The part of an RNA shown here (small-subunit ribosomal RNA, central domain) has 344 nucleotides and comes from Flavobacterium tistrianum.
Context: one part of a larger RNA
RNA sequence: UUGGGUUUAAAGGGUCUGUAGGCGGUCUUGUAAGUCAGUGGUGAAAGCCCAUCGCUCAACGGUGGAACGGCCAUUGAUACUGCAGGACUUGAAUUAUUGGGAAGCAACUAGAAUAUGUAGUGUAGCGGUGAAAUGCUUAGAGAUUACAUGGAAUACCAAUUGCGAAGGCAGGUUGCUACCAAUGGAUUGACGCUGAUGGACGAAAGCGUGGGUAGCGAACAGGAUUAGAUACCCUGGUAGUCCACGCCGUAAACGAUGGAUACUAGCUGUUGGGGGCAACUUCAGUGGCUAAGCGAAAGUGAUAAGUAUCCCACCUGGGGAGUACGAACGCAAGUUUGAAACUC
Numbered sequence: 001u002u003g004g005g006u007u008u009a010a011a012g013g014g015u016c017u018g019u020a021g022g023c024g025g026u027c028u029u030g031u032a033a034g035u036c037a038g039u040g041g042u043g044a045a046a047g048c049c050c051a052u053c054g055c056u057c058a059a060c061g062g063u064g065g066a067a068c069g070g071c072c073a074u075u076g077a078u079a080c081u082g083c084a085g086g087a088c089u090u091g092a093a094u095u096a097u098u099g100g101g102a103a104g105c106a107a108c109u110a111g112a113a114u115a116u117g118u119a120g121u122g123u124a125g126c127g128g129u130g131a132a133a134u135g136c137u138u139a140g141a142g143a144u145u146a147c148a149u150g151g152a153a154u155a156c157c158a159a160u161u162g163c164g165a166a167g168g169c170a171g172g173u174u175g176c177u178a179c180c181a182a183u184g185g186a187u188u189g190a191c192g193c194u195g196a197u198g199g200a201c202g203a204a205a206g207c208g209u210g211g212g213u214a215g216c217g218a219a220c221a222g223g224a225u226u227a228g229a230u231a232c233c234c235u236g237g238u239a240g241u242c243c244a245c246g247c248c249g250u251a252a253a254c255g256a257u258g259g260a261u262a263c264u265a266g267c268u269g270u271u272g273g274g275g276g277c278a279a280c281u282u283c284a285g286u287g288g289c290u291a292a293g294c295g296a297a298a299g300u301g302a303u304a305a306g307u308a309u310c311c312c313a314c315c316u317g318g319g320g321a322g323u324a325c326g327a328a329c330g331c332a333a334g335u336u337u338g339a340a341a342c343u344c
Base pairs, nucleotide, nucleotide: 004315005314006313007298008297012312014201015200016199017198021194022193023192025088026087027086028085029084030083031082033081034080035077036076037075038074039073040072041071042070049065050064051063052062053061054060091191092188093187094186095184096183097182098181099180100179103177104176105175106174107173108172109171110154115149116148117147118146119145120144121143125136126135162169163168206247207246208245209244210243211242215241216240220236221235222234223233258311259310260309261308262307263306266289267288268287269286270285271284272283273282274281275280293300294299317344318343319342326337327336328335329334
């Protein structure tokens, strides 16, 4: 390289958008670039291969053939691909109607609970554990009642529920923005799919500046446990967790399963539409079980890991190593790209 693969053996990019590129629906006309056929030219000789002959054989040499996968010119063919023109509606999009949701952003707001403060009642313990102790408390704690302050999170509803490209999203109301589905078949008429480089978004932790800080809580301190205990348990507690703006760009970013399209037995839940008096049926999602098939098996099975096509990404024994070096990005932490020697 060919071939083979990527749920779990090495291997799907965290997700989307989109440039170049690759691929692309139905009918028709033209063209003849690709494609196919004929003819002509060229493809030096030597060499290789085949046949045969000459040196006593062979090496070597002679003769003939084949081959030289090719290129050029020309004459035709037109199914497919391309190019150009015309038409179509089923792909795609628009639109109307009816709906849907924890989709996003902003503002306002509610009630439980913890904590703290003040005041009242009240007296000796509270707290914590396997058991204790550190800790709090007669300067009146804990308990209880009233009021106040402040921050964070939203019980029940709640569900293999819903929405979002993914990350993710949950009290309520309002405003703004986006999305999805069904139905109609009104409009455009292939406008599509994928997507290297690029761009945007991207949990938690972390970083910068300024706020905020109730609870929780790395670090840290103390008490225990223990042979020790830099832990597990307990009492405290700073960063952080929260907000605004700016960075970081990684995760078991998982369905460990890239995207798109078409096709291929059934049964049973559920969410949102349409039809139907109902039984039921239909479309789009979301679950369970299974036929065929696939699979090394576990399993998967119309939400495929089945049957096919298109495009992208990635893999090629273990360690060394996601390391070194270089480069780019970053305030830093570090991230991205990414070897080799050596060794088994």
The organism belongs to Flavobacterium, within Bacteria. The coordinates come from a structure-prediction model, not an experiment, and the mean pLDDT is 89. Its Rfam family is "Bacterial small subunit ribosomal RNA".